A computed fold for a 77-nucleotide RNA from a candidate division WS1 bacterium, annotated as transfer RNA. The prediction has a mean pLDDT of 81. Rfam family: tRNA. About the family: Transfer RNA (tRNA) molecules are approximately 80 nucleotides in length. Rfam classes the family as a transfer RNA. Its family is annotated with triplet codon-amino acid adaptor activity in the Gene Ontology.
C1' cells in the first nucleotide's frame, strides 16, 4: 500500500431475509433471608447502537466517508 472482518449498557453478547417498540446474562443498587456476611430469591438502575453524512414513512440492520482494533497479501530496509 491492497483486501477482508469487527465496533450495541461498566463487561460478555443477542436483536428473522436488506429495515418496523433496543434486549439478555454478569456487574452495580435496593429488598427478603441471616447474629453478620456469602449464596439463593424478588425488584430496580443503566444506551448519542464508534463517528459524520445519505436512502427511507421508518435504520443497530441498507449505501458513502472517517476513526479504532484484528486477520490476510504485498513493498522498502
Nucleotide at each position: 500500500a491492497g483486501g477482508g472482518g469487527c465496533a450495541u449498557a461498566g463487561c460478555u453478547c443477542a436483536a428473522u431475509c436488506u429495515g418496523g417498540c433496543a434486549g439478555a446474562g454478569c456487574a452495580c443498587c435496593g429488598g427478603u433471608c441471616u447474629c453478620c456476611a456469602a449464596a439463593a430469591c424478588c425488584g430496580g438502575c443503566g444506551g448519542u447502537u464508534g463517528u459524520g453524512g445519505g436512502u427511507u414513512c421508518g435504520a443497530g440492520u441498507c449505501c458513502c466517508g472517517c476513526u479504532g482494533c484484528c486477520c490476510c497479501u504485498g513493498c522498502c530496509a